Fluoride riboswitch aptamer (crcB RNA motif) from a Pseudomonadota bacterium, 59 nucleotides, folded computationally. Its mean pLDDT, the model's own confidence on a scale to 100, is 77. The sequence was found by an Rfam model in a public genome assembly.
RNA sequence: GGACAUGAUGGCGAUGGAGCUCGCCGUUAAGUGCGCAAGCUGAUGGCUCCUACGACGGU
Numbered sequence: 001g002g003a004c005a006u007g008a009u010g011g012c013g014a015u016g017g018a019g020c021u022c023g024c025c026g027u028u029a030a031g032u033g034c035g036c037a038a039g040c041u042g043a044u045g046g047c048u049c050c051u052a053c054g055a056c057g058g059u
Stems, first nucleotide, its partner, number of pairs: 010025004016050006033040002
């Protein structure tokens, strides 16, 4: 450098990051919140922490 074989791995869960955990998907996938509108909840699938944002109160 070439040929053959194998498929380690990976991705996703309504806006950010990390750890743990659960579920799903196999690139033709999982996934992309609800509502005609008005409007409603939340940075999580779940737990914890950080960042951003919102509400109330105190200094």